[in-house]
Context: one part of a larger RNA
């Protein structure tokens, strides 16, 4: 030296555990902020580093309620107190809340300076003092007071503005997409919505989601690929207000302007005009306000039923006899517990706050006649429409209709108008150029409740432990390692060696598990004893 085999060292696999994640389901909520907000900075304890509460009223005030024996956070210890006159704890309310941040008296290189101690700035009402071109006036500027906004925040929403990789096996039309991204506003949802709509000789009767038509009709260097809709089944339904004729009043030189009333539809309708019935109306609907009671939420409450032996360091096993169950969910408890402790089923509960619907009451608004109508007047104008350009519709200019933007042009009021996929007739369906509208439907940063052929510390969130921390970068950003002593510190007094580290006795404890601590694989290193050379 090498093999073996024992027996140990480093190491931290495995198996086990879970304190932490994942994902869904229901339910709440779905905002906070100039009454200064998300986020911080400084601070505040007897002793205080950091972590978490709190704010110079600083480990905390005050007041209603629970609840009832111990308490002074995580966190030990030593001081000192606090509590049945009810502490701490839990919960409604509310006080106080230093600086910084929109940051808002001025600066400013956040938490800081500076003075005159100030709602900055912007917009709307009043409101004062002025004031053009231009004479009276107005625009405009200016005082003052009072409102409102400004900024944050996950994803849903809605418009704007819009890529590129990429696919075509190469790449320009085409896709990737109207995505990603920025912007902008909005709500608990949004956004759409009460036919100039679909359809086809039959009839529907806003919208919005969905299931099917269907990958069908189509679209396409007809390539890659894109990709409807109606009809039919459901979900959930809810309808309504204005403009204009026209009528009063007020103003006004006049055109006309305000207020009221009246209108509001498509078998056209309204106004006017006639004509009937009428005051039915102290009704009937329908909406909103208030108040009572109700019911949830924010704190609890009461809650069955087992003992003995036995083995063990401990009983919840085991054995032997017992009991509860509208409760045999669960989790602790010295191994595995319906009956030991929390709980569970069930039953109850609020002083104050705040949320929901619905019923009663009482108040207040809207609305509710019928018929003719030759004739006369209105029915949403730089609008429909048309050309040229585009854009969006499943559609890439096509034979390309519908809608929507831009340029230029420009109509008709019911014997009108606009669709029906170039166009033309005829039919048939609507009635544009004004607005509003709950629900079904999306999402989930947050709160609760549950689940789970999810995960188990190289898995699971990046992050089970003081993690977006340490670190790394000038910055944008990038981004970790790191879990387990015991049932209970009983955490090893006292003796030895030693400078200490350690380490031998002692002792705890079931075991040293001994804190570098539970289990403790191999890789890698020592030794020992055989064997081989």
């Nucleotide at each position: 030296a090498g093999c073996u085999u024992u027996g140990g060292g480093u190491g931290g696999a495995u198996a086990c555990c879970u304190a932490g994640a994942c994902a869904u389901u229901c339910a709440g909520a779905a905002g906070c902020g100039a009454u200064g907000a998300a986020g911080g900075g400084c601070g505040u304890g007897g002793u205080u580093a950091c972590c978490g509460a709190c704010g110079a009223a600083a480990c905390a005030c005050c007041u209603c309620g629970g609840g009832g024996a111990g308490c002074u956070g995580g966190a030990a210890a030593c001081a000192a107190g606090c509590u049945u006159a009810g502490a701490u704890c839990c919960g409604g309310g509310g006080a106080u809340u230093c600086c910084c941040g929109a940051a808002u008296g001025a600066g400013g290189a956040a938490a800081c300076u500076c003075u005159u101690u100030a709602u900055a700035c912007u917009u709307c009402u009043u409101u004062u003092u002025u004031g053009a071109a231009u004479a009276u006036a107005u625009a405009g500027a200016u005082u003052a007071a009072g409102a409102a906004g400004a900024g944050c925040g996950a994803a849903c929403c809605u418009g704007g503005u819009g890529a590129a990789c990429u696919g075509a096996a190469a790449c320009a039309u085409c896709u990737a997409a109207g995505u990603a991204a920025c912007c902008a506003g909005a709500g608990g949802a949004a956004a759409a919505g009460a036919a100039a709509g679909c359809a086809a000789a039959a009839g529907c009767g806003a919208u919005u989601c969905u299931c099917u038509u269907a990958g069908u009709a189509g679209c396409g260097g007809c390539g890659a690929g894109c990709g409807a809709a109606a009809c039919g089944g459901g979900a959930a339904c809810a309808g309504u207000c204005u403009a204009a004729a026209c009528u009063a009043a007020a103003c006004u030189u006049u055109u006309g302007u305000u207020u009221a009333g009246g209108g509001u539809u498509g078998c056209g309708g309204g106004a006017g005009a006639g004509a009937c019935u009428a005051u039915u109306a102290u009704a009937a609907a329908u909406u909103c306000u208030u108040c009572u009671a109700u019911u949830g939420u924010u704190a609890g409450a009461u809650g069955a039923a087992g003992c003995g032996c036995u083995u063990g360091g401990a009983a919840u096993c085991g054995c032997g006899c017992g009991c509860c169950a509208u409760a045999g969910a669960a989790a602790g408890u010295g191994a595995u517990a319906g009956c030991c402790u929390u709980g569970u089923a069930a039953u109850u509960g609020a002083a104050a706050a705040c949320a929901a619907a619905a019923u009663a009451a009482a108040g207040a608004a809207u609305u509710u006649g019928u018929c003719u109508u030759u004739u006369u007047c209105c029915c949403a104008a730089g609008u429909a429409g048309g050309a040229g350009g585009g854009g969006a519709u499943a559609a890439g200019u096509g034979a390309a209709g519908c809608c929507c933007c831009c340029u230029u042009u420009g109509a008709a009021u019911c014997u009108a108008c606009g669709a029906g996929g170039a166009c033309c007739a005829c039919c048939u369906c609507g009635u544009a150029a004004g607005a509003c509208u709950a629900a079904a439907u999306a999402u989930u940063a947050c709160u609760g409740a549950a689940u789970g052929a999810u995960c188990g510390a190289u898995a699971g969130u990046g992050a089970a432990c003081c993690a977006g921390u340490a670190c790394c970068g000038u910055g944008a950003g990038g981004g970790a390692a790191a879990g387990g002593u015991g049932a209970a510190a009983a955490g090893a007094a006292c003796c030895c060696c030693g400078g200490a580290a350690g380490g031998g006795g002692a002792g705890u404890g079931a075991a040293a598990a001994g804190a570098a601590c539970a289990u403790g694989a191999a890789a890698c290193c020592g030794a020992a004893a055989g064997c081989u050379u």
A computed fold for a 533-nucleotide part of an RNA from Pavlova gyrans, annotated as large-subunit ribosomal RNA, domain I. Its mean pLDDT, the model's own confidence on a scale to 100, is 83. The full RNA is in RNAcentral, with records from ENA.